[in-house]
RNA sequence: ACUCGACUGAGCGAGUAUAAAUAGUCCUUAGGCUCAGUGCGGCGCGCGGUCAUCAUGACGCGCGCGUGGAG
Numbered sequence: 001a002c003u004c005g006a007c008u009g010a011g012c013g014a015g016u017a018u019a020a021a022u023a024g025u026c027c028u029u030a031g032g033c034u035c036a037g038u039g040c041g042g043c044g045c046g047c048g049g050u051c052a053u054c055a056u057g058a059c060g061c062g063c064g065c066g067u068g069g070a071g
Base pairs, nucleotide, nucleotide: 001016002015003014004013005012006038007037008036009035010034011033025070026069027068032040042065043064044063045062046061047060049059050058051057052056
C1' cells in the first nucleotide's frame, strides 16, 4: 500500500495475491468482531404457488423485530 471479517466511515484484527480465520477484550445470542447508519444475512407472524417430502421443509411476497451483559 492493497485485500479480507454483509455494505459505508471509524476502530480492532488477519493476510500478501489469497479471501480465508482457532484472530478481532470476555461471556452470551438465531443475530454475523465493535460503534453510527443501512436492514444485506438472521428471527417471528401471516399469505400463496412451485419443488421435494408425506405434513414438514426449501423458495417467493407482505408486516414486524432487529443479540444481551460485563469490562

RNAcentral holds the sequence, with entries from ZWD. This is a predicted structure of a 71-nucleotide RNA (Pistol ribozyme). The model forms 95% of the base pairs in the Rfam consensus. The prediction has a mean pLDDT of 81.